[in-house]
Molecule: transfer RNA
Organism: uncultured bacterium
RNA sequence: GGGCGAUUGGCGCAGUUGGUAGCGCACUUGAAUGACAUUCAAGGGGUCACAAGUUCGAGCCUUGUAUCGCCCA
Numbered sequence: 001g002g003g004c005g006a007u008u009g010g011c012g013c014a015g016u017u018g019g020u021a022g023c024g025c026a027c028u029u030g031a032a033u034g035a036c037a038u039u040c041a042a043g044g045g046g047u048c049a050c051a052a053g054u055u056c057g058a059g060c061c062u063u064g065u066a067u068c069g070c071c072c073a
Base pairs, nucleotide, nucleotide: 001072002071003070004069005068006067007066010025011024012023013022019056027043028042029041030040031039049065050064051063052062053061
C1' cells in the first nucleotide's frame, strides 16, 4: 500500500422486511438474613464509532473518515 472483518448501556454480545433499541452480567432501591453471600421484586442507564447521502422513516442501505483485528505484498 491492497483486501476482509469488527465498532450497539459500565463489561460481554444479540438485533432475521428499513417501522417503539434488546439480552446476560454489573449497578440502584426494596424484601428476606444478626451480617455477608445467595434468592425474589422493582428501577435507572444508549450521540447504535464520527460525518454525509438515499428514504415518509436508517443500528440496518450507499460514500467518506477514525480506531482495532486478520490476510496478502